[in-house]
RNA sequence: AUUUCUAAAUCGCUGAAUCCAUUGGAGCGGGGGAACCAACAAUUCGUGGAACUUAUCCACUAGGGGUGAAGCCUUUAACAAGGCAGGGCUAUUCUGAGCCCUAAUCCGACAGCUAACUCCGCAAGCGUUGCAGAAGAGGAAGA
Repeated sequence: AUUUCUAAAUCGCUGAAUCCAUUGGAGCGGGGGAACCAACAAUUCGUGGAACUUAUCCACUAGGGGUGAAGCCUUUAACAAGGCAGGGCUAUUCUGAGCCCUAAUCCGACAGCUAACUCCGCAAGCGUUGCAGAAGAGGAAGA
C1' cells in the first nucleotide's frame, strides 16, 4: 500500500413502516363503507363436514378479491428461456449510459366507486454506478 473477514458506531438503500411521549399522541400508509355514476338483471350460483323444518356453523381453495412494481404474451410434458409492460440504483435535481428486480402473502364464496362512519399496519432485509454531462445548493479560508 492492497485484499479478505469480524465487531461497534455514524451514515445510506428497498419499503407506508418514522417521531414524540407514556397507559398514549402526531405523522405516514392500507381495508371496509351511502347518494350519484358504473355494472347487473330469470334459474342455478365451488368442495367437504356438522346441524337440519328453516336458518346456521366449521374447514378447504380451482372461482373471486386485497397488499405489492411484481401484469400479459410466446414456447416447453415440466423446469427453464424469450418479448412487451412495470419497478429500483447510494449521498441535491435533471438527462444519458450501465446494472439489477419482475417475489411473496392475506381474505375465505365474499367486497365497484364512495361523504359520514369504522377497522388495521408502522415490519423485514441490506451496504453504493460511490459512472458521465448540465444546472443548482451549502461549507471553509482569505480580502
Predicted 3D model of a 143-nucleotide RNA (c-di-AMP riboswitch aptamer (ydaO/yuaA leader)) from Mesobacillus subterraneus.
Of the family's consensus pairs, 92% are formed in the model.
It was read from a public genome assembly, where an Rfam model found it.